This is a predicted structure of a 76-nucleotide RNA (transfer RNA) from a Candidatus Cloacimonadota bacterium.
The prediction has a mean pLDDT of 82.
Rfam family: tRNA. The family's RNA type in Rfam is transfer RNA.
RNA sequence: GGGUGAUUAGCUCAGUCGGUAGAGCGCUACGUUCACAUCGUAGAAGUCACUGGUUCGAGUCCAGUAUUGCCCACCA
Numbered sequence: 001g002g003g004u005g006a007u008u009a010g011c012u013c014a015g016u017c018g019g020u021a022g023a024g025c026g027c028u029a030c031g032u033u034c035a036c037a038u039c040g041u042a043g044a045a046g047u048c049a050c051u052g053g054u055u056c057g058a059g060u061c062c063a064g065u066a067u068u069g070c071c072c073a074c075c076a
Base pairs, nucleotide, nucleotide: 001072002071003070004069005068006067007066010025011024012023013022019056027043028042029041030040031039049065050064051063052062053061
């Protein structure tokens, strides 16, 4: 340099044909316990990496940028 994948909650990841952003773990509160753990109930937590475009409407489609994984090539 060329090709290709990933980026969504603190972490690991879903998200179908474009139509109100979710799960598990973790966290907080309450209940349970002498206490802790387990378990139950409730809750908080999101610029969907960034910029722009298309659209009535974008996590999803298009273009560019950034970070990163893999493959190939080149130089030394």